[in-house]
RNA sequence: GGCCCUAUCGUCUAACGGUUAGGACAGAGCCUUCUCAAGGCUUAAAUCGCGGUUCGAUUCCGCGUAGGGUCA
Repeated sequence: GGCCCUAUCGUCUAACGGUUAGGACAGAGCCUUCUCAAGGCUUAAAUCGCGGUUCGAUUCCGCGUAGGGUCA
């Protein structure tokens, strides 16, 4: 340098064009307990960037960025 794959809460991971963007762990609050742990309830938090297609994009397309693979 060519080609291929991936990018979503702090972390891991769902969502095959119309979802309130869901779940687990972690975090916060409350309950329970003499205290801690465990348990229960509640709660904050995310779509890599810029364009395009579309009535509508996390989803499809292009370019870029980052990571990974492969060939040279």
Notes: Predicted 3D model of a 72-nucleotide RNA (transfer RNA) from a Candidatus Nomurabacteria bacterium. The source organism's lineage runs through Bacteria, Bacteria candidate phyla and Candidatus Nomuraibacteriota. It was read from a public genome assembly. Rfam family: tRNA. It is annotated as a transfer RNA. From the family's description: Transfer RNA (tRNA) molecules are approximately 80 nucleotides in length.